[in-house]
RNA sequence: GCCUUAUCAAGAGUGGCAGAGGGAACGGCCCGGUGAAGCCACGGCAACCUGCUUGAAACGUGAGAAGAUAGCAAGGUGCUAAUUCCGACGGAGGUGAGUUGAAAAUGGCUUGCCCCGGAAGAUGAGCG
Repeated sequence: GCCUUAUCAAGAGUGGCAGAGGGAACGGCCCGGUGAAGCCACGGCAACCUGCUUGAAACGUGAGAAGAUAGCAAGGUGCUAAUUCCGACGGAGGUGAGUUGAAAAUGGCUUGCCCCGGAAGAUGAGCG
């Protein structure tokens, strides 16, 4: 780096060095000399892997006694502004507004918000 898979609404910062950028990319919108990135020290959050205890009622597409489930710990990672900061693509979903039309409509078009899905990304675990 590629692939598979799970998760992404919660949570958690101070100091020193440094000195202008940073929030992945694009558009926004933000953060930043009251000090960005980066590095170091010491904290913290969380519980994916891991360790210990438990031991199948329930749950489940499946896997699951070669250990489900639950609890505890914190060894390996990770994270520690803003929902992954928001959007971007699709919806034959909901709701509101505008517009079209002589008028009406369970119509057409545009659009805001909400919801669902996807894409991209991040992190863990696994595979070669």
This is a predicted structure of a 128-nucleotide RNA (SAM riboswitch aptamer (S box leader)). It matches the Rfam family "SAM riboswitch aptamer (S box leader)". About the family: The SAM riboswitch is found upstream of a number of genes which code for proteins involved in methionine or cysteine biosynthesis in Gram-positive bacteria. Rfam links the family to the GO term regulation of gene expression.